[in-house]
Context: one part of a larger RNA
RNA sequence: UCAUGGCUAAGGAACUAGGCAAAUUAACCCCGUAACUUCGGGAGAAGGGGAGCCAUCUUCGGAUGGCCGCAGAAAAAUGGCCCAGGCGACUGUUUAUCAAAAACACAUGGCUUUGCAAAAUUUUAAGAUGAAGUAUAAGGCCUGACACCUGCCCGGUGCCGGAAGGUUAAGUGGAGAUGUUAUCUUCCUUCGGGAGGAGAAGCUUCUAAAUGAAGCCCCGGUAAACGGCGGCCGUAACUAUAACGGUCCUAAGGUAGCGAAAUUCCUUGUCGGGUAAGUUCCGACCUGCACGAAUGGUGUAACGAUCUGGGCGCUGUCUCAGCCAUGAGCUCG
Numbered sequence: 001u002c003a004u005g006g007c008u009a010a011g012g013a014a015c016u017a018g019g020c021a022a023a024u025u026a027a028c029c030c031c032g033u034a035a036c037u038u039c040g041g042g043a044g045a046a047g048g049g050g051a052g053c054c055a056u057c058u059u060c061g062g063a064u065g066g067c068c069g070c071a072g073a074a075a076a077a078u079g080g081c082c083c084a085g086g087c088g089a090c091u092g093u094u095u096a097u098c099a100a101a102a103a104c105a106c107a108u109g110g111c112u113u114u115g116c117a118a119a120a121u122u123u124u125a126a127g128a129u130g131a132a133g134u135a136u137a138a139g140g141c142c143u144g145a146c147a148c149c150u151g152c153c154c155g156g157u158g159c160c161g162g163a164a165g166g167u168u169a170a171g172u173g174g175a176g177a178u179g180u181u182a183u184c185u186u187c188c189u190u191c192g193g194g195a196g197g198a199g200a201a202g203c204u205u206c207u208a209a210a211u212g213a214a215g216c217c218c219c220g221g222u223a224a225a226c227g228g229c230g231g232c233c234g235u236a237a238c239u240a241u242a243a244c245g246g247u248c249c250u251a252a253g254g255u256a257g258c259g260a261a262a263u264u265c266c267u268u269g270u271c272g273g274g275u276a277a278g279u280u281c282c283g284a285c286c287u288g289c290a291c292g293a294a295u296g297g298u299g300u301a302a303c304g305a306u307c308u309g310g311g312c313g314c315u316g317u318c319u320c321a322g323c324c325a326u327g328a329g330c331u332c333g
Stems, first nucleotide, its partner, number of pairs: 001328008010319002014317001019314001028050004036041001038145001052067006068072001080312007087304002092104002109142006120129003146299004151229003156226002158222005165217003171211002176206002179203002183198006230248005257291001258288001269285005
């Protein structure tokens, strides 16, 4: 010096990002116990009191009296508590080895697919799972107890339905054209031939019209499908504001509820509370840069090694350090 452990005057969070760490509390018995609440809880709430040994009595539970010690749950082990808020209902699960959470799951709710040789998954196939199940079932997606609720938009994308018309592949089709040439023919000729033209049948190549499904265009539906949910100007007898009016645009212009929020840039917004002093916290306001309704909205008892703020108790966290023990380091051997 480091590690681990023990004690500490006075103060008691002044430490610090933060009471991190430590301390307090503690098992048992009795009394007593609030808001809130889903009436189960909350609750061991909180807050008080008791306890050893001996004698007597006893209804055997205890009562009364006495005794000793600094100390009687005599050691060890063994909850600190309260208030308020955010998130998630809860028990559970998770990054084996830096994250345990507000993430995942969950019961609940909804949409959707599937009539059984089911859909879905796996596989080249057979086969298998689904399921030795049968729509109160099985798969997919979203939401996430419970309470009150879940508004408007189908223009875009997706899905479902429709089939009149447009477009549209292979295929069918085969008008016509190409090449080849039996033959015919024009010109030239040294009469051997040469250069051209037309061209049947067959074979070959190309191919128009016409026909031709789904899809797309088209017509409807559908948002607990993916998603979206305006601007400008004016107006009331103080001022301010605008119930009201005008206008432009849109598929429709954000309803209820909440709101400087896990969302608010400006911002330490403004007001109130708490403090001597509060960028955090709580309650309001609403000017929502950029909340908002199962990508769920708002509440919510209980729960949480969750996060945030406050208080009581308690303490070497600190003012500000000191001492002790053990081990290591260090020195010598």
The part of an RNA shown here (large-subunit ribosomal RNA, domain IV) has 333 nucleotides and comes from a Thermoleophilia bacterium. It matches the Rfam family "Bacterial large subunit ribosomal RNA". The full RNA is in RNAcentral, with records from ENA. The coordinates come from a structure-prediction model, not an experiment, and the mean pLDDT is 86.